[in-house]
Context: one part of a larger RNA
RNA sequence: GAGUAGCGAAAAGACAGGUGAGAAUCCUGUCCGCCGCAAGCCUAAGGUUUCCUGAGGAAGGCUCGUCCUCUCAGGGUUAGUCGGGGCCUAAGCCGAGGCAUUGAGCGUAGGCGAUGGACAAUCGGUUGAUAUUCCGAUACCACCUAGCUGCCGUUACGAGCAAUGGGGUGACGCAGGAGGGUAGGCGCAGCCGGCCGUUGGUAGUGCCGGUCCAAGCUGGUAGGGGGUCCGGGUAGGCAAAUCCGCCUGGGCAUUAACCCCGAGAAGCGAUGGGGAGCGAAAUUAAGUAGCGAACUGGCUGAACCCACACUGACAAGAAAAGCCUCUAGCCAGGCAGCGGGUGCCCGUACCGUAAACCGACACAGGUAGGCGGGGAGAGAAUCCUAAGGCGCGC
Numbered sequence: 001g002a003g004u005a006g007c008g009a010a011a012a013g014a015c016a017g018g019u020g021a022g023a024a025u026c027c028u029g030u031c032c033g034c035c036g037c038a039a040g041c042c043u044a045a046g047g048u049u050u051c052c053u054g055a056g057g058a059a060g061g062c063u064c065g066u067c068c069u070c071u072c073a074g075g076g077u078u079a080g081u082c083g084g085g086g087c088c089u090a091a092g093c094c095g096a097g098g099c100a101u102u103g104a105g106c107g108u109a110g111g112c113g114a115u116g117g118a119c120a121a122u123c124g125g126u127u128g129a130u131a132u133u134c135c136g137a138u139a140c141c142a143c144c145u146a147g148c149u150g151c152c153g154u155u156a157c158g159a160g161c162a163a164u165g166g167g168g169u170g171a172c173g174c175a176g177g178a179g180g181g182u183a184g185g186c187g188c189a190g191c192c193g194g195c196c197g198u199u200g201g202u203a204g205u206g207c208c209g210g211u212c213c214a215a216g217c218u219g220g221u222a223g224g225g226g227g228u229c230c231g232g233g234u235a236g237g238c239a240a241a242u243c244c245g246c247c248u249g250g251g252c253a254u255u256a257a258c259c260c261c262g263a264g265a266a267g268c269g270a271u272g273g274g275g276a277g278c279g280a281a282a283u284u285a286a287g288u289a290g291c292g293a294a295c296u297g298g299c300u301g302a303a304c305c306c307a308c309a310c311u312g313a314c315a316a317g318a319a320a321a322g323c324c325u326c327u328a329g330c331c332a333g334g335c336a337g338c339g340g341g342u343g344c345c346c347g348u349a350c351c352g353u354a355a356a357c358c359g360a361c362a363c364a365g366g367u368a369g370g371c372g373g374g375g376a377g378a379g380a381a382u383c384c385u386a387a388g389g390c391g392c393g394c
Stems, first nucleotide, its partner, number of pairs: 013031006032391004040371003046351002050349001051075006060068002080140002082347004087117002092112003098106002121138005141343005147338006160330002165326005174312003179306003184300003188297002190211006196204001212273002216268003223261004227252008236244002274295001277291002314317001357366002373385004
């Protein structure tokens, strides 16, 4: 320079009470304002204790500060089923032998590797801080099984198990429209509970609130797909096969039967949970403990489910495990049901369109996915608003 610029979105604060040495800034309450395909909720990455409680106020906080994502101390993350591993493979990577070779490098077998496949749990309650993890209720999966019941088999007329092998399935793109549902919603009706107004009026066709519930189990529906069944043969599927394929005969069909797939609804689950509201006592402990009504129908309705199911066109839309089946093979005891038992490792707090991540900052920038109510509207536009969250630290 200069007590100058600035104090980081123009969403906005006001009052009262409290605490305290001290309050525009902390806490509580009542109003006001802002967001509401978000400025709400869940979650991936990333961060790594920032979470909760108590205490503190030097510094950090663009002012203040009794406050904090700051400082100190103590506490907090609970899983057979969620996510990952003990399963599978993709791109890619590694790579015994091998090729090549000064050194590099490439690559078979094999392995690693999710952003994909496979795979068993739901609802409610609870804490200051965790919950599909704790607790309650009701389930499911895998393995073991000395118990109970039933059945089959024991030298072959062989019960049962069963491939690192064969076959099937897994198995897939895009566009389009139609149907059946569900979630969700509704100044609708019914039912239940509460209210009757400090301003002329309020017992009325009044006002306000609520009217909910899973996995699983049972039978299998709307709908979709396939012709199906029984024989005979067989040189193919690197061995074998009763499986698959191929050839062939017959029966029934071709709007059918049969088989497979298949949401939802219904019944059970539930004599349960939740639930508006009512609401104590107590030493300092509260809308806490406790009690608990109705819980039906109508309309609307998805981008979700049936389901890449159907139709269409061309640019022709992963693999492997798993599962089913077939034998090879193993074998004298075994299978099924009930009952009983067992269930490993890692993650789990909190932020997550942000003051906690990436931007040197408590930075008007950037940041994948899911949910995303109501009125008006074609709409996720736009305006207003619910739940919820904020008023952007002078």
Large-subunit ribosomal RNA, domain III from a Desulfobacteria bacterium, 394 nucleotides, folded computationally. Lineage of the source: Bacteria > Pseudomonadati > Thermodesulfobacteriota > Desulfobacteria. The full RNA is in RNAcentral, with records from ENA.